[in-house]
RNA sequence: GAAGCGCGUUGGGUGAUCGCUUCCGCGAAAGCGGCAGAGGAAAGUCCGAACACCAUAGGGCAGCGAGCCGGAUAACGUCCGGGAACUUAGCGAAAGCCGAGUGACGACAAGUGCAACAGAGAAUAUUCCAGCCUGAAAGGGUGAUGGGUGAAAUGGUGAGGUAAGAGCUCACCGGCGUGUCUGGUAACAGGUGCGGCCAGGUAAACUCCUCGCGGUGCAAGGCCAAAUAGGGAAACGUGUUAUUUGAGCUGCCCGCUCAAUACUGAAGAAAUUCAGUGGCGUUUCUGGGUAGGCCGCUUGAGCUUGUGUUGUAAUACACGGCCUAGAUGAAUGAUCGCCUUCGCGUGAAAACGCGAAACAAGAUUCGGCUUAUAGACGCGCUUCAUUU
RNA sequence: GGGGUCGUAGCUCAGAUGGGAGAGCGCAUGACUGGCAGUCAUGAGGUCAGGGGUUCGAUCCCCCUCGACUCCACCA
Numbered sequence: 001g002a003a004g005c006g007c008g009u010u011g012g013g014u015g016a017u018c019g020c021u022u023c024c025g026c027g028a029a030a031g032c033g034g035c036a037g038a039g040g041a042a043a044g045u046c047c048g049a050a051c052a053c054c055a056u057a058g059g060g061c062a063g064c065g066a067g068c069c070g071g072a073u074a075a076c077g078u079c080c081g082g083g084a085a086c087u088u089a090g091c092g093a094a095a096g097c098c099g100a101g102u103g104a105c106g107a108c109a110a111g112u113g114c115a116a117c118a119g120a121g122a123a124u125a126u127u128c129c130a131g132c133c134u135g136a137a138a139g140g141g142u143g144a145u146g147g148g149u150g151a152a153a154u155g156g157u158g159a160g161g162u163a164a165g166a167g168c169u170c171a172c173c174g175g176c177g178u179g180u181c182u183g184g185u186a187a188c189a190g191g192u193g194c195g196g197c198c199a200g201g202u203a204a205a206c207u208c209c210u211c212g213c214g215g216u217g218c219a220a221g222g223c224c225a226a227a228u229a230g231g232g233a234a235a236c237g238u239g240u241u242a243u244u245u246g247a248g249c250u251g252c253c254c255g256c257u258c259a260a261u262a263c264u265g266a267a268g269a270a271a272u273u274c275a276g277u278g279g280c281g282u283u284u285c286u287g288g289g290u291a292g293g294c295c296g297c298u299u300g301a302g303c304u305u306g307u308g309u310u311g312u313a314a315u316a317c318a319c320g321g322c323c324u325a326g327a328u329g330a331a332u333g334a335u336c337g338c339c340u341u342c343g344c345g346u347g348a349a350a351a352c353g354c355g356a357a358a359c360a361a362g363a364u365u366c367g368g369c370u371u372a373u374a375g376a377c378g379c380g381c382u383u384c385a386u387u388u
Numbered sequence: 389g390g391g392g393u394c395g396u397a398g399c400u401c402a403g404a405u406g407g408g409a410g411a412g413c414g415c416a417u418g419a420c421u422g423g424c425a426g427u428c429a430u431g432a433g434g435u436c437a438g439g440g441g442u443u444c445g446a447u448c449c450c451c452c453u454c455g456a457c458u459c460c461a462c463c464a
Stems, first nucleotide, its partner, number of pairs: 001384010012339007020037002023034004039359001043370002046368005051217004063213005068082005083105001085102004090097002106208002111206002113202002128147003131142004155173006174198002176195008221295004231286008244260006262277006288463003302322003306319004340357007389460007398413004407444001415431006437453005
């Protein structure tokens, strides 16, 4: 210097003509004029809230989610700082140092489960080959040393011990647990004492521990208008004169029949006889009707490439400045000129000609995350080439 | 606009507790037949929607993306 990859920022400008639309003004209307008119992701709907309605004494189980420490925030699974772990460039003989990056980072030393194939053996370990010891041999002991299998094979060196051996015992080293000291708000780090404790992996396996969570989403919800059969069934409640019980049909519900009972009305002097057993409200299911308008709706946890303060930072605070769609079969577009960037071609150069400029677009509103993104700019890494 | 379910062979679907990718129909070849149908035998056919992660190992567990299907209006 070129190419590729990753991360971050930005996301073409301006003028004219013809159109689209909310709103405002004028107009009887047609229409005319004016102010304005998408994004960093408006997307996925993955988290967290605002707001609204429904439910709700309180607590627990179940279910779902979060999970190192501290801070920020309305809140968060987000952000900032730190810790430990892992990956990797460079330096170094090594120990290690240093730069960059990554992650759903509580617990497998509470319990349970799982580990195909290969392998002798896969989790109370085991002994295939070689080896060591013993034995005449067969066999037995050992599990240290070397090999082999696998993703994974039970700490290392040395000495003692022993028939040969093994943390079996001891010294040192390493790890783990635990007590204590120092530093730190803490996670944690360092030192030191004790314990042969040597304890493998997996919790995006069950599970355990700590903490949190009622549900539904603006098609929430409120108001008005139009239309319909203001219907039917069930449950609950209210209240009433308007009930309750038994038997049968077919096992249950419903329904029907019979009997008794309660009440009401009518007839009757009475006994008794006859007739009757509903309405309203809420919820659910079913059937029917409508396909209209207004509010919610955009001034808000708002924006700020203005200044200052605090803080390592995220952020917070003070002062100043700004108003930036609110539209429901739903507008925000097209063409041309000039400029900007890139590519190709012509040309010695200046320049000229042609082509291209991404992802994608509101629908209640915010804070995040994730995903998509041409070109330009910045940073990092890899490869190649050239020079020193 | 807001919820939910699903994606495995050409089609319809299985797939236990993570370890071999399967069934039926269809397709191809062969046999039986003069030929077809049918039966029998053999075989081919897979980005488990795509990508990433956890794990020794993923159709399966987790995350992201893509696609398909489905439900939700108001009134009395």